[in-house]
Context: one part of a larger RNA
C1' cells in the first nucleotide's frame, strides 16, 4: 500500500458492492420441485339432454338410471426431480491448471435428412367389499383402462456369425462394393392447425477413460510393494485397462526423494511489488469433492442421487410399548461457539429453469427491498462581508500577547433536509412493475437540523500553563517520571486526517 476483519470514541445523506474466515455442532416453525385432464379409467360438483318413477293447479316439481359440456383431481402413464442452490469435511490426487489422445466410448430433450408404424393378448393400480393396525403402513376377494407391460408379423447402410476384395492410414482402424444366414420395432392424442412414436445415419450439446508437463513441507521418513509388476485365458463395463478371477513369469518404485508423516480443495483472479518474485484463493466465474456417519444398490440417456431407496450407527422426536418418524453444507430463522458475521420480508413484473399444444401452475434460482460506515466513491454541515480586533477562555515579562473574521451584526444561496404536487424508464404488437407513490421534476419554508477522532521529546507535521514527584502512569524504537516535566494528567493553542478517526491481527 492491503483487508469477508474486530475493538475503543465518534456519526448527517447518497450510490455501488460486501456481509459465520469460529463448531462439516445441534436444529423448532415456514418456504426452497414439480408439473401435464390434448396418453388413462374413475370420483366429486355444476348444468343441459333424455329413458323410467312418484305428486299432480298438464305444465311443472321432487327423485333417479344413460349421455353430453364445463370446473376438479386422488391413482396409473409420461417428463422433470442428475439441472438451479449450499458448503470445503476429505482430497498432495490425472483432484486441478494445460496441451494432447480415444483406431477403447456413452449423450435423453435439440436440429438436419432417410424409412416405418401391420394384427393380436393378458394384467395391475384407482374403485367395490372384507380385514389388520394407536399410527406408519398394510392384507384379502372382485372389476376395468391406457403413449402401462407382453406376443408375432415386417427391417434399412442395425448386432451377431466374421470371414474377402479394392482403396488409405503409423496402428487390431476406416470407406466403397457384392453377397449368405440368424435375431430386434413402434403409440396414439387432438380445436384437424398439429403434437407425438420406432429403427437407423449424421449433427450439435454434454459426459467417461488414457497421457506429456506443471504447482505444499519434513530425511530428526531410507527404504516401500504381493494384484504387488508383466504376459496368457476369461469375466465385467458404454468402453482400454489386474478392473476383477485362475494359471504362469519375477518383475515394479526410490536420493531427479519412493514409502512414511504433517498441512491443504485447484484454477481465472486477488494483494503487493518498477519488475523478478512473494502472499493469497471471500465476493464472481471455471472444476472438483460432499450432503448425519460409514456402506450399498435400484431406477434412469445421465446419480452410486443434498430435499430418492436399502441396510448399520449416533442422535433427536411420536407411541396404546407391539412398533413408528426424522436429517438447514438450499432461502429465512434459533440455541451453541466466538473478538465477530444480516430479515422467520416483498414478487415472478424482469432474466432464466422445469412441465404443458396453449392459457398456464411450480421456481427462497433470481430481481427487489431491510439491517449493518463492513469497504470503495460521492456531496453536505453554510457563502459573502465583518476590528472598537468585543465578551468570554489561555499566556503575560502586566505594556500587552493569542484565541481572531472566529463570532455578533448585515447581506444572500439552498446541495442536503422538511413539506406538497407531478412521476417513469425498465414491457422489442396488446395485456402485464414486486421495487415504488421509489428514482427524477416542480413550488414553498427557513441557516435553520448536520464533526469528530488521533497526536503535538526525537524518527514526525504540531508549545506553553497547572497538577503530580521513579507516584500515578507513558511507550512502536530510542526511551520519559526522584519539585521548574514541550515525553504523565488536565486546560488553552497548534498540527494531521475527516463522517470518520485511532488501536490490534494477517501479508506484501
Nucleotide at each position: 500500500g492491503a483487508c469477508g476483519a474486530a475493538c475503543g470514541c465518534u456519526g448527517g445523506c447518497g450510490g455501488c458492492g460486501u456481509g459465520c474466515c469460529u463448531a462439516a455442532c445441534a436444529c423448532a416453525u415456514g418456504c426452497a420441485a414439480g408439473u401435464c385432464g390434448a396418453a388413462c379409467g374413475g370420483g366429486a360438483u355444476a348444468c343441459g339432454u333424455u329413458a323410467g318413477u312418484a305428486g299432480u293447479u298438464u305444465a311443472c316439481u321432487a327423485u333417479g338410471g344413460a349421455c353430453g359440456u364445463a370446473u376438479u383431481u386422488a391413482g396409473u402413464g409420461g417428463c422433470g426431480g442428475a439441472c438451479g442452490g449450499g458448503u470445503g469435511a476429505g482430497u498432495a490426487a490425472c483432484a486441478c491448471g494445460u496441451g494432447g489422445g480415444u483406431a477403447a466410448u456413452c449423450u435423453g430433450c435439440c436440429c438436419a435428412a432417410c424409412a416405418c408404424a401391420c394384427c393380436g393378448g393378458g394384467a395391475c393400480a384407482a374403485c367395490a367389499c372384507c380385514u389388520g393396525g394407536a399410527a406408519a403402513c398394510g392384507g384379502g376377494u372382485g372389476c376395468u383402462a391406457a403413449u402401462a407391460c407382453c406376443g408375432g408379423a415386417u427391417a434399412c447402410g442395425c448386432u451377431c456369425u466374421a470371414a474377402u476384395a479394392u482403396a488409405c492410414g503409423g496402428a487390431g482402424g476406416u470407406a466403397u462394393a457384392g453377397g449368405a444366414g440368424a435375431g430386434g420395432a413402434a403409440a396414439g392424442c387432438u380445436g384437424a392447425g398439429g403434437c407425438g412414436g420406432u429403427g437407423a445415419u449424421g449433427g450439435a450439446u454434454g459426459a467417461g477413460c488414457c497421457c506429456g508437463c506443471g504447482g505444499c513441507u519434513g530425511a530428526u521418513u531410507a527404504g516401500c510393494u504381493g494384484g504387488u509388476u508383466g504376459g496368457c485365458a476369461g469375466g465385467g463395463u458404454a468402453a482400454a485397462g489386474g478392473c476383477c478371477u485362475a494359471c504362469c513369469a519375477a518383475g515394479g518404485c526410490g536420493a531427479c526423494g519412493a514409502u512414511c508423516a504433517g498441512u491443504a480443495g485447484c484454477c481465472g483472479g486477488c494483494c503487493u511489488g518498477a519488475g523478478a518474485g512473494g502472499g493469497u484463493g471471500a465476493a464472481c466465474g471455471g472444476c472438483c469433492a460432499c450432503a448425519c456417519u460409514g456402506g450399498a444398490a435400484c431406477u434412469g440417456a445421465g446419480a452410486a442421487a443434498c430435499g430418492g431407496u436399502c441396510c448399520a450407527g449416533a442422535c433427536u422426536c411420536c407411541u396404546a410399548c407391539g412398533g413408528g418418524a426424522g436429517g438447514c453444507a438450499g432461502c429465512a430463522g434459533u440455541g451453541g461457539g466466538g473478538a465477530a458475521u444480516c430479515u422467520u420480508c416483498c414478487g415472478c413484473a424482469a432474466u432464466g429453469g422445469g412441465c404443458g399444444a396453449a392459457a398456464g401452475c411450480c421456481u427462497g434460482a433470481c430481481g427487489g427491498a431491510g439491517c449493518a460506515a463492513c469497504g470503495c466513491c460521492g456531496c453536505g454541515u453554510g457563502a459573502g462581508u465583518g476590528a472598537u480586533g468585543a465578551a468570554g477562555g489561555c499566556c503575560u515579562u502586566c505594556g500587552g500577547g493569542u484565541u481572531g473574521u472566529a463570532a455578533a451584526g448585515c447581506u444572500c444561496u439552498g446541495u442536503c433536509u422538511u413539506c406538497a404536487g407531478g412521476g417513469a424508464c425498465g414491457a422489442a404488437a396488446a395485456a402485464g412493475g414486486a421495487c415504488g407513490g421509489u428514482a427524477c421534476c416542480u413550488g414553498a419554508g427557513g441557516a435553520g437540523g448536520a464533526a469528530g477522532c488521533c497526536a503535538c521529546g526525537g524518527c514526525u507535521a504540531a508549545c506553553u500553563a497547572c497538577g503530580u514527584g521513579c507516584c500515578a502512569g507513558c511507550a512502536g524504537c530510542c526511551g520519559c517520571g526522584g519539585u521548574a516535566a514541550u515525553a504523565c494528567g488536565u486546560a488553552g493553542g497548534u498540527g494531521g486526517c475527516a463522517a470518520g478517526c485511532g488501536u490490534u491481527g494477517u501479508c506484501c
Predicted 3D model of a 508-nucleotide part of an RNA (small-subunit ribosomal RNA, 5' domain) from an uncultured bacterium. The full RNA is in RNAcentral, with records from ENA. The coordinates come from a structure-prediction model, not an experiment, and the mean pLDDT is 86.